[in-house]
């Protein structure tokens, strides 16, 4: 230089919970407060190893790393729309990893 394949990134499809709640602004799908709830954008928090340290070296120590759809509800939501974790499909060839 060329194939393949993964990640990610892009189109497309499907994608669930929970107030169309109270109160005030003249009126309002907005403002602003209230109270009740939800976990699937984003965060957070640890298990089991693992690394360090300390020590009288088979540790009921400390420190730090460390996953989730599990936790928290800080953000975010709580009619339709938007958004949406995860999950199939496509295509490309800018980025990455591996043969």
């Nucleotide at each position: 230089u060329g194939g393949a394949u993964g990640c990610g990134g892009c189109u497309c499809u499907g994608g669930a919970g929970a107030a169309g709640u109270c109160c005030g602004g003249a009126a309002a799908c907005c403002c602003g407060g209230a109270u009740a709830c939800c976990g699937a954008a984003g965060g957070u928090g640890c298990a089991a190893g693992g690394c360090g340290g300390c020590g009288u070296g088979u540790g009921u120590c400390c420190g730090c790393c460390g996953a989730a759809u599990c936790u928290c509800u800080c953000a975010g939501g709580u009619a339709a729309a938007a958004g949406g974790a995860c999950a199939g499909a496509g295509g490309g060839g800018a980025g990455u990893g591996u043969c």
Molecule: Glycine riboswitch aptamer